Small-subunit ribosomal RNA, central domain from Torrentispora fibrosa, 527 nucleotides, folded computationally. Its Rfam family is "Eukaryotic small subunit ribosomal RNA". Gene Ontology terms of the family: ribosome and structural constituent of ribosome. Clan: SSU clan. Lineage of the source: Eukaryota > Opisthokonta > Ascomycota > leotiomyceta > Torrentispora. The coordinates come from a structure-prediction model, not an experiment, and the mean pLDDT is 81.
Context: one part of a larger RNA
RNA sequence: UUGCGGUUAAAAAGCUCGUAGUUGAACCUUGGGCCUGGCUGGCUGGUCCGCCUCACCGCGUGCACUGGUUCGGUCGGGCCUUUCCCUCUGGGGAACCGCAUGCCCUUCACUGGGCGUGCUGGGGAACCAGGACUUUUACUUUGAAAAAAUUAGAGUGUUCAAAGCAGGCCUAUGCUCGGAUACAUUAGCAUGGAAUAAUAGAAUAGGACGUGCGGUUCUAUUUUGUUGGUUUCUAGGACCGCCGUAAUGAUUAAUAGGGACAGUCGGGGGCAUCCGUAUUCAAUUGUCAGAGGUGAAAUUCUUGGAUUUAUUGAAGACGAACUACUGCGAAAGCAUUUGCCAAGGAUGUUUUCAUUAAUCAGGAACGAAAGUUAGGGGAUCGAAGACGAUCAGAUACCGUCGUAGUCUUAACCAUAAACUAUGCGAACUAGGGAUCGGACGAUGUUAUUUUUUGACUCGUUCGGCACCUUACACGAAAGUACAAGUUUCUGCGUUCCGGGGGGAGUAUGGUCGCAAGGCUGAAACUU
Numbered sequence: 001u002u003g004c005g006g007u008u009a010a011a012a013a014g015c016u017c018g019u020a021g022u023u024g025a026a027c028c029u030u031g032g033g034c035c036u037g038g039c040u041g042g043c044u045g046g047u048c049c050g051c052c053u054c055a056c057c058g059c060g061u062g063c064a065c066u067g068g069u070u071c072g073g074u075c076g077g078g079c080c081u082u083u084c085c086c087u088c089u090g091g092g093g094a095a096c097c098g099c100a101u102g103c104c105c106u107u108c109a110c111u112g113g114g115c116g117u118g119c120u121g122g123g124g125a126a127c128c129a130g131g132a133c134u135u136u137u138a139c140u141u142u143g144a145a146a147a148a149a150u151u152a153g154a155g156u157g158u159u160c161a162a163a164g165c166a167g168g169c170c171u172a173u174g175c176u177c178g179g180a181u182a183c184a185u186u187a188g189c190a191u192g193g194a195a196u197a198a199u200a201g202a203a204u205a206g207g208a209c210g211u212g213c214g215g216u217u218c219u220a221u222u223u224u225g226u227u228g229g230u231u232u233c234u235a236g237g238a239c240c241g242c243c244g245u246a247a248u249g250a251u252u253a254a255u256a257g258g259g260a261c262a263g264u265c266g267g268g269g270g271c272a273u274c275c276g277u278a279u280u281c282a283a284u285u286g287u288c289a290g291a292g293g294u295g296a297a298a299u300u301c302u303u304g305g306a307u308u309u310a311u312u313g314a315a316g317a318c319g320a321a322c323u324a325c326u327g328c329g330a331a332a333g334c335a336u337u338u339g340c341c342a343a344g345g346a347u348g349u350u351u352u353c354a355u356u357a358a359u360c361a362g363g364a365a366c367g368a369a370a371g372u373u374a375g376g377g378g379a380u381c382g383a384a385g386a387c388g389a390u391c392a393g394a395u396a397c398c399g400u401c402g403u404a405g406u407c408u409u410a411a412c413c414a415u416a417a418a419c420u421a422u423g424c425g426a427a428c429u430a431g432g433g434a435u436c437g438g439a440c441g442a443u444g445u446u447a448u449u450u451u452u453u454g455a456c457u458c459g460u461u462c463g464g465c466a467c468c469u470u471a472c473a474c475g476a477a478a479g480u481a482c483a484a485g486u487u488u489c490u491g492c493g494u495u496c497c498g499g500g501g502g503g504a505g506u507a508u509g510g511u512c513g514c515a516a517g518g519c520u521g522a523a524a525c526u527u
Base pairs, nucleotide, nucleotide: 004498005497006496007478008477012495014366016364017363021359022358023357025252026251031081032080033079034078035077036076037075038074039073040072041071042069043068044067045066046065047064048062049060050059051058087131088130089129090128091127096122097121098119099118100117101116102115103114104113105112136198137197138196139193140192142190143189151182152181155165156164167176168175169174208245209244210243212242213241214240215239216238218236219235220234256356257353258352259351261348262347264345265344269341270340271339272338275319276318279315280314281313282312283311284310286308290301291300327334328333371412372411373410374409375408376407381405385401386400387399388398423494424493425492427486428485430469431468432467435464436463437462438461439460440459441458442457444456445455446454447453473480474479500527501526502525509520510519511518512517
């Protein structure tokens, strides 16, 4: 590993990218025919044996012998069907074929069969040597090899047994059986197989062959009476050119993936711009004694006119209703108008490339709120703080103020119940009606004046966010259909994580951070 689990009991990294790693679509030789050898089962004969019978027949098939069979089964071998199975040079000659011939049987017949013999006959693989070349593995078969003891297991009356490797028998001056066998996994060696999984090959042909031809270059055994030199011939490497041969050489186009193109779609992102009311403050204005606030009050404001009314102005936030079981985005997240900038999904496509893919240690980008640093801004709300209440007390809930903050720019931080508490990719399994985006269709409706185009209606089809019903299935149940199904009928690929509760996400070490802290992360002890 086979063979656990991860919605809620412990446990899916917040999210995406991505290297190593792991995994990865289909396709290339199958099918047919003929011949042949083992093993085996039927069917059917003969001989021998046994039984039965007067005999024929018959029965037994008897681990007896030997035939036949266009009836099978199974394991091989050879040849041919477009089908290199390494090739060449010497040995070597087996099967097999041919020729001649002796004997026996047979025939009209050297007709046919059997047993031989001979051949300077033909003839490749039964292997021996030497070259020239060779895609490479995994996998699997068989074999050799792999200490013994141990284990399994055979034999054997240790009195049984655990053990041990002994022992057993006459006619005993001896004879004699044993001391098996199996398993022995990784690696290595040899060997058969060629399915499965990789790998290489011919695309700027620097490609393959050859009965070829011609150059360049290297090597030098023999033979030329001998020795030496040079050159040629010849033999063998290598390289180049020409010619010839060939079906000359590019697999599909994955309901895999990438790219191009088309019209779209979206509250996706960035920058600028525009609008809106509210709030607070200020100015002016009208009228007045209360106003705020609460469960009730008080703190608070108020004839120096509060609150309230009206007209303006300023500021900084925010973007109501429309707003939904709707959209977009990797997640965090995203909602006034308009412009600009680049990006993206889905759809459509008789477009293109051709495995480019999936998931991912290490690594990287983004990452709410709070917090930190330096500026800006500070309307609202508002940690801390101060009061007023409440209360046994209130360091709270309620009220009045109010600093940091809340907003923005530039940098950090890297965490959340970052939740669908559900990794990502692929396939399948069930019925339904809505809805969002695209495409297609219709004697459909409407705008109209016919078309074109919109907007509706009804279908079909891809891709989304969800929902309803059912449960074949799963689950401890709640429940689960883009699954939490297809799991003891257990293996689609790949990553991460968990192993009783506490101690503890603590200590310590490392590392990152300005800090706060983050990441990694125990043990003793306890239960």